Background
This is a predicted structure of a 62-nucleotide RNA (Fluoride riboswitch aptamer (crcB RNA motif)) from a Vulcanimicrobiota bacterium. The model forms 100% of the base pairs in the Rfam consensus. The prediction has a mean pLDDT of 83.
[in-house]
RNA sequence: CAUCUCAUCGGCGAUGGAGCUCGCCGCAAGUGCCGAACCCGGCUAAUGGCUCCUACCCUCGC
Numbered sequence: 001c002a003u004c005u006c007a008u009c010g011g012c013g014a015u016g017g018a019g020c021u022c023g024c025c026g027c028a029a030g031u032g033c034c035g036a037a038c039c040c041g042g043c044u045a046a047u048g049g050c051u052c053c054u055a056c057c058c059u060c061g062c
Stems, first nucleotide, its partner, number of pairs: 009026005016053006032043004
């Protein structure tokens, strides 16, 4: 100096907040799909997963 493993800490997992959990990363992890394509245009989804809240959408009832 490089690589690997473990522990701790922090961060990330296509749109918000919180808890739990899983995975990933240590300047990297990460940055959805379609129209040939970066321009441009269109579309789905608030989760990595579960639960709750908020926003939005659809259906039904009052």